[in-house]
RNA sequence: GGAGUUGGCCAGGCAGUCGCUCUUCGCGUCGGCAACGACCGCGGAGGGAGGAAAGUCCGGGCUCCACAGGGUAAGGUGCCAGGUAACGCCUGGGGGGCGCGAGCCUACGGAAAGUGCCACAGAAAAUAUACCGCCCCGUGCCUUUACGGCACGAGGUAAGGGUGAAAUGGUGCGGUAAGAGCGCACCGCGUUGCCGGUAACGGGAACGGCACGGUAAACCCCACCCGGAGCAAGACCAAAUAGGGGAGCAGUGGCUUCGGCCCGACGUGUGGCCCGCACGGCUCCCGGGUCGGUCGCUUGAGGCGCACGGUGACGUACGUCCCAGAUGAAUGGCUGCCCACGACAGAACCCGGCUUAUCGGCUGACUCCUCCU
Numbered sequence: 001g002g003a004g005u006u007g008g009c010c011a012g013g014c015a016g017u018c019g020c021u022c023u024u025c026g027c028g029u030c031g032g033c034a035a036c037g038a039c040c041g042c043g044g045a046g047g048g049a050g051g052a053a054a055g056u057c058c059g060g061g062c063u064c065c066a067c068a069g070g071g072u073a074a075g076g077u078g079c080c081a082g083g084u085a086a087c088g089c090c091u092g093g094g095g096g097g098c099g100c101g102a103g104c105c106u107a108c109g110g111a112a113a114g115u116g117c118c119a120c121a122g123a124a125a126a127u128a129u130a131c132c133g134c135c136c137c138g139u140g141c142c143u144u145u146a147c148g149g150c151a152c153g154a155g156g157u158a159a160g161g162g163u164g165a166a167a168u169g170g171u172g173c174g175g176u177a178a179g180a181g182c183g184c185a186c187c188g189c190g191u192u193g194c195c196g197g198u199a200a201c202g203g204g205a206a207c208g209g210c211a212c213g214g215u216a217a218a219c220c221c222c223a224c225c226c227g228g229a230g231c232a233a234g235a236c237c238a239a240a241u242a243g244g245g246g247a248g249c250a251g252u253g254g255c256u257u258c259g260g261c262c263c264g265a266c267g268u269g270u271g272g273c274c275c276g277c278a279c280g281g282c283u284c285c286c287g288g289g290u291c292g293g294u295c296g297c298u299u300g301a302g303g304c305g306c307a308c309g310g311u312g313a314c315g316u317a318c319g320u321c322c323c324a325g326a327u328g329a330a331u332g333g334c335u336g337c338c339c340a341c342g343a344c345a346g347a348a349c350c351c352g353g354c355u356u357a358u359c360g361g362c363u364g365a366c367u368c369c370u371c372c373u
Base pairs, nucleotide, nucleotide: 001369002368003367004366005365006364007363008362009361010360012338013337014336015335016334017333018332020048021047022046023045024044025043026042027041028040029038030037031036050344054355055354057353058352059351060350061349062230063229064228065227069275070274071273072272075225076224077223078222079093080092081091082090083089094108095106096105097104098103109221110220114219115218116215117214118213131161132160133157134156135155137153138152139151140150141149142148169187170186171185172184173183174182188210189208190207191206192205194203195202196201234295235294236293237292244286245285246284247283248282249281253262254261255260266280267279268278269277302321303320304319305318307316308315309314
């Protein structure tokens, strides 16, 4: 100097002017005895969209069913150990793969419980075989008489070649008629045990020539988790209508002081089915009213700073701050300057994640290449 890898921060700025919205204080008008209230007005002070607010994919807080249990089916996750309110998230580690490397990816339990699948090609794709070949024997023919060549038949072979994503352990040496774990060495595989590690796993040793491939992001098996619906949840106030019309199901039996009680049947209960539990009427169709207001609604598993502990995610303690609450939906218009010339893009109950989109700037650590000293 170039090319990369991996973290963190910002998200146009400043000034003036007019406007929007929330909180709070004061005043006024109206209502009210007052407290106070108003979708009212004026003034002061303070606040006002994101790193993804997006997707609605996960996990919760919260509300209701509801006092809500057990099982099964369905569903989710899938190496180990931690973090967290929890998770399918995060951190660290292990195995496998990619990269020269810094690093990155991982749908990573089980194929000896069972079933299914592996197209085409190829001889053959699971308790598999011989297309071309190699060796040996027999018969016949030819000939340069060498088991030389060709054809047929019987036997041995899977080392060589071909097909394929994958061919039944791999490489090398020996051996053989030719070959083959046939034998040996190393690797691989299996069994047993030792060492390190919380563990996943890693390292070494001994013995054994040792075979039946892959695929579970196919069904399946195993381990763990697992009610539902959702702020349009839910609560309250006010007002209005039609306490409307029709159809169907069930109500057995016993006791009684005649109020009722017990058992049974049936039905209902925020995922299906079964048991349990609770309730007592239940189901369907037609028609009508209200679609107004208030709360929920922003103080939180909250932000920031520092100290300690931890490899880290994070935890503990102390201090400090309040940082949007709209409801047909609030941040806009104009002017001037600066500049990096601004992309993706707007909260709607809240929070922790993941994923997707994205212009430009600043900055930390690390890797590789080249050159000079």